This is a predicted structure of a 74-nucleotide RNA (transfer RNA) from a Candidatus Micrarchaeota archaeon. It was read from a public genome assembly. Its mean pLDDT, the model's own confidence on a scale to 100, is 83. The organism belongs to Microcaldota, within Archaea. Its Rfam family is "tRNA". Rfam classes the family as a transfer RNA.
[in-house]
RNA sequence: GCCGCAAUAACUCAGUCCGGGAGAGUGUCCCGCUGAAGACGGGAAUGUCGUCGGUUCAAAUCCGACUUGCGGCA
Numbered sequence: 001g002c003c004g005c006a007a008u009a010a011c012u013c014a015g016u017c018c019g020g021g022a023g024a025g026u027g028u029c030c031c032g033c034u035g036a037a038g039a040c041g042g043g044a045a046u047g048u049c050g051u052c053g054g055u056u057c058a059a060a061u062c063c064g065a066c067u068u069g070c071g072g073c074a
Base pairs, nucleotide, nucleotide: 001073002072003071004070005069006068007067010026011025012024013023020057028044029043030042031041032040050066051065052064053063054062
């Protein structure tokens, strides 16, 4: 230098193929239960979907550039 993959909640990840409601588990907070705590049950909060731009009525999802990380080729 070229190619590929990854980037989504505090953490681990799904969703991207095939555009339309942003989700799961863990953690946190509240309530129940308990003498208390844990476990268990119920509820709640938390996101500029890496950045910028484009296409579209509509973008996490499609297109382009860039950033970071990993891998491969030279």